A computed fold for a 513-nucleotide part of an RNA from an uncultured prokaryote, annotated as small-subunit ribosomal RNA, 5' domain. Model confidence (mean pLDDT): 80 of 100.

Context: one part of a larger RNA
C1' cells in the first nucleotide's frame, strides 16, 4: 500500500465504476433471431373500394396489408460461463500447401432456351397429444436437361420503376432506358484453417517411454503440407537439457505491490482458446462438427387415454439449493451497432438507460461570527480551585446541498423519410428550404421561496502509537497484534469524565506484495 471482499457498530446528499469469487448445482414463469409480398402461389384475420340486398347481412384479392406455407439471406454474429486443457492452447517471431458469404473494382464476360414436379389448397384416413397417412389441383430467384463449351469436365433468373403510343378492346403485352439481382472469372480487403521456433506451475518418495509408434514408396482423403488414414519395407522416435505419469491450472495485454529487481494475481474492460444437461455423430452451409439445429445413448423432470410424445437460463431477469457473501421477474430500441429489406420499417435482455447495495473512488455538507455572568449540570480538587469551555444560552447573519415552485423544454441531432414549392435535368435521380422523430426524463443547468432548519459516529489512549484522571474488581472476572496487564491504591480488565486519530465513515476478519 492493496481487495469483485465479509462481519461489528454507524449512516446526510451527489458523480462515476463495481457486484455469486461457493454448486459447469436444479430450474417455474416471461422475453433474448429473426426478416423479406420489388422471388412465389395466393388471402386467414383487419381497413377501405365495388357490386348484390330481405338492410341482417352476403360476395369479390380490386387495394392497403398479410396469418399459414415455398423460396431467399440470416440463426457460425452478438452474449454466457472458465468446467476441461500443462500444449491440437496462449505470448512472440517465423513461413508456405489453402479456403473466404457479403464487401470493394470508371474491373472482364455473359444472362439464350426448354421440362417435370411438389408444399400451400381441397377430399379422405390414422392418433388422447406430439403428429403424421393417401389421393387430386398449382407457382416461383424451389429443382432438372440442352446451348453458350473450343481441349476431358463444369454455370446463369429473374424483379422493380419510368417514358412512347408499336400491337390488340378499357389495360396489358412488346419495345426503349433506368435499377437491382443471377452465373463465370481476376484482383484487393476481411475472416479463417495449417505449419516451425523460442517462452509458458510442483512432483524423481514419477526413470524409462512408443507399434501408427519414426521413417521410406505406393493408392486414397483434405480447400491445403502431413501416418491424416491404409498396404508394403526399414527400424526407427522420445528421454537427467527431466520423457513418461502425477497434481494443479484456461492464455495473455494487463491488475496490485516494490526505488528497482522481483513477488503475487488474471474479477470488470480488451485479444485468443475451450465449452453449452452427460457422452458420441454427421448434416446442411461459404463459415459449424451448431447454447436457444438434427441423430443416437445415458442421467434427470414432465404431460400420457400407457400405445406413445416434451425438456435442457454457464443468455436477460427472476426462483430453490448452497455460501460469511454479491442486485429488478424494469423502460426503451431515441442513440451506437448488429440482422433482414430498394425503402419505408421490423426484431435485437446486445447497447442505451432506470432501479438496489457505503462495495469501491472522487467531491460537497451536517453551519458562519459574536458571545465569560468564564451559567446551570458532569468530572476532579491540597475544598481555594482546576477541567468541560466561546463549547452552551443569547445576539446578529448565510442557506450550498436536501424541500418546494417556476423557467429551461439545452446538448444528446448527425441524419433519415414524408409533402409541396424551386433549380437542374431525359428523369420521381440529384440539390435547397420546410415539417416530423428522445427510453432516460418531474434530465443537467438556472431562478425564486422558506428556516439552523432534516443531517455524526467509530476506534483507540502501558510501550512499539498520537492521546490520563477517579471510581469498581482483586491471578476473580476479564484483557492481548508483539512484550505482556489483573494477587487491595490497575494510565493495560469493566464503567465514568476528559482526551487522540480518522471522519460518513470507523474497526475486525481475511488475502496480496
Nucleotide at each position: 500500500a492493496u481487495u469483485g471482499a465479509a462481519c461489528g457498530c454507524u449512516g446526510g446528499c451527489g458523480g462515476c465504476a463495481u457486484g455469486c469469487u461457493u454448486a459447469a448445482u436444479a430450474c417455474a414463469u416471461g422475453c433474448a433471431a429473426g426478416u423479406c409480398g420489388a422471388a412465389c402461389g395466393g388471402u386467414a384475420a383487419c381497413a377501405g373500394g365495388u357490386u348484390c340486398u330481405u338492410c341482417g347481412g352476403a360476395a369479390u384479392g380490386c387495394u392497403g396489408a398479410c396469418g399459414a406455407g415455398u423460396g431467399g439471406c440470416g440463426g457460425a454474429c452478438g452474449g454466457g460461463u472458465g468446467a476441461g486443457u500443462a500444449a491440437u492452447g496462449c505470448a512472440u517471431a517465423g513461413g508456405a500447401a489453402u479456403c473466404u458469404g457479403c464487401c470493394c473494382a470508371u474491373g472482364u464476360a455473359g444472362u439464350g432456351g426448354g421440362g417435370g414436379a411438389u408444399a400451400a389448397c381441397u377430399u379422405g384416413g390414422g392418433g388422447a397429444a406430439a403428429c403424421u397417412c393417401a389421393a387430386g389441383c398449382u407457382a416461383a430467384u424451389a429443382c432438372c436437361g440442352c446451348a453458350u463449351a473450343a481441349u476431358u469436365c463444369c454455370u446463369a433468373c429473374g424483379g422493380g420503376g419510368c417514358c412512347u403510343a408499336u400491337a390488340c378492346u378499357u389495360g396489358u403485352a412488346a419495345g426503349c432506358u433506368c435499377u437491382u439481382g443471377c452465373u463465370a472469372u481476376u484482383g484487393g480487403a476481411u475472416g479463417a484453417g495449417c505449419c516451425u521456433a523460442u517462452g509458458u506451475c510442483g512432483g524423481a518418495u514419477u526413470a524409462g517411454u512408443u507399434a501408427g509408434u519414426u521413417g521410406g514408396u505406393g493408392a486414397g482423403g483434405u480447400a491445403a503440407a502431413g501416418g491424416c488414414c491404409u498396404a508394403c519395407c526399414a527400424a526407427g522416435g522420445c528421454g537427467a537439457c527431466g520423457a513418461u505419469c502425477u497434481a494443479u491450472a484456461g492464455c495473455u495485454g494487463g491488475u496490485c505491490u516494490g526505488a528497482g529487481a522481483g513477488g503475487a494475481u488474471g474479477a470488470u474492460c480488451a485479444g485468443c482458446c475451450a465449452c453449452a444437461c452427460u457422452g458420441g455423430a454427421a448434416c446442411u452451409g461459404a463459415g459449424a462438427c451448431a447454447c436457444g439445429g438434427u441423430c443416437c445413448a445415458g442421467a434427470c423432470u414432465c404431460c400420457u387415454a400407457c400405445g406413445g410424445g416434451a425438456g435442457g437460463c454457464a443468455g436477460c431477469a427472476g426462483u430453490g439449493g448452497g455460501g460469511a457473501a454479491u442486485a429488478u421477474u424494469g423502460c426503451a430500441c431515441a442513440a451506437u451497432g448488429g440482422g433482414c429489406g430498394c425503402a419505408a420499417g421490423c426484431c435485437u435482455g446486445a447497447u442505451g438507460c432506470a432501479g438496489c447495495c457505503a462495495u469501491g473512488c472522487c467531491g460537497c455538507g451536517u453551519g458562519u461570527g459574536u458571545g465569560a455572568a468564564g451559567a446551570a449540570g458532569g468530572c476532579u480538587c491540597u475544598a481555594g480551585g482546576g477541567u468541560u469551555g466561546u463549547a452552551a444560552a443569547g445576539c446578529a447573519c448565510u442557506u450550498u446541498a436536501a424541500g418546494c415552485a417556476g423557467g429551461g423544454a439545452g446538448g444528446a441531432a448527425g441524419g433519415c423519410c414524408u409533402a409541396a414549392u424551386g433549380g437542374u435535368u431525359a428523369a420521381u435521380a440529384c440539390u435547397a428550404u420546410a415539417g416530423c422523430u428522445g427510453a432516460c426524463g418531474u434530465u443537467a443547468c438556472c431562478u425564486a421561496c422558506a428556516g439552523a432548519a432534516g443531517a455524526a459516529g467509530u476506534a483507540c489512549c502501558g510501550g512499539c502509537u498520537a492521546a490520563c484522571u477517579c471510581c469498581g474488581u482483586g491471578c476473580c472476572a476479564g484483557c492481548a497484534g508483539c512484550c505482556g496487564c489483573g494477587g487491595u491504591a490497575a494510565u493495560a480488565c469493566g464503567g465514568a469524565g476528559g482526551g487522540u486519530c480518522c471522519g460518513a465513515g470507523c474497526g475486525u476478519u481475511a488475502a496480496u506484495c